[in-house]
RNA sequence: AGUGCGUUUCAGGGCGGGGUGAGAUUCCCCACUGGCGGUAUAGUCCGCGACCACUCUCAGUGAGUGCUGACCCGGUGUGACUCCGGGACCAACGGUAUAGUCCGGAUGGAAGAAACGGCAG
Numbered sequence: 001a002g003u004g005c006g007u008u009u010c011a012g013g014g015c016g017g018g019g020u021g022a023g024a025u026u027c028c029c030c031a032c033u034g035g036c037g038g039u040a041u042a043g044u045c046c047g048c049g050a051c052c053a054c055u056c057u058c059a060g061u062g063a064g065u066g067c068u069g070a071c072c073c074g075g076u077g078u079g080a081c082u083c084c085g086g087g088a089c090c091a092a093c094g095g096u097a098u099a100g101u102c103c104g105g106a107u108g109g110a111a112g113a114a115a116c117g118g119c120a121g
Stems, first nucleotide, its partner, number of pairs: 002119002005117006016030004031101002033091002035048004043089002052066005071087005093104003
């Protein structure tokens, strides 16, 4: 330096103001937030995770398949749907006055990140 492996730790943010109403952090106006890897720095590109459904295993769970939201214009540059300027858009399921922001499954799981160890050369 590399690498199939093991252990440990870590690994998601956001409703403030006003209006209507018996009742809304859920509706309306304004506001606010952005997991992981890749790539010229990305919520919107490519890929992945989470949620949900199914199948097998099986009763601890593990494996697999499916499902899985949303962007344009101008500028700089060798190169940007990533930067800069402008204007948009999107955000699982259950609960509750209709929820990306509240409560819940979840003191869970996980893409992955780091450290330490092991291994052969």